[in-house]
RNA sequence: CACCGAUAAAGGCAAAACUGUCGAAAGGCAGUGACGCAAAGCUGCGGGCCUAAAGCGACAACAGAGAUAGAGUCGCCAUGGCAGCCGGGUUUCCGAA
Repeated sequence: CACCGAUAAAGGCAAAACUGUCGAAAGGCAGUGACGCAAAGCUGCGGGCCUAAAGCGACAACAGAGAUAGAGUCGCCAUGGCAGCCGGGUUUCCGAA
């Protein structure tokens, strides 16, 4: 130095749930809280997963003499997310075997 990771020492992070807040949602942030974590630090680069506002398509209520209209429902879709799903990149505390 690299791998590795202990019932070591010092410290760190914080799942679910609840509250507040932002968001269409997924989810984010803050507080409380600890299920866990040796990168559960950072990074959407590859895969995967979540969501579907806008857009596009199908159907279409009300209204209207009609042309029209287009609430709403369904489908597709990431430009929105997840780093505590896996891999890659990158930085890094401690030191028994």